[in-house]
């Protein structure tokens, strides 16, 4: 430099183009417990950015940015 894949809470992972984007773990608070663990309840926090298509976009398209894989070149 080129090709391909990919980007969702702190982490992992769902969501046929159509319900207020869920679930688990983590964190915090409370209940339970002599204490802790376990268990239960609640809270917290997310679609990389800008455009486009559409009645409607996390989802499709374009560009940019980030990440990964492969190839090529130079040394």
């Nucleotide at each position: 430099a080129g090709a391909c894949u990919u980007g969702u809470g702190g982490u992992g992972u769902a969501a046929u183009g159509g319900u207020a984007a869920g679930c688990a773990c983590a964190u915090c608070a409370g209940a339970u417990u002599u204490u802790g663990a376990u268990u239960c309840u609640g809270a917290c926090a997310g679609u990389u950015a800008a455009g486009g298509u559409u009645c409607g976009a996390a989802u499709c398209c374009u560009u940019a940015c980030g990440a990964g894989u492969c190839u090529a070149c130079c040394a």

Transfer RNA from Candidatus Shikimatogenerans bostrichidophilus, 75 nucleotides, folded computationally. Rfam family: tRNA. Rfam classes the family as a transfer RNA.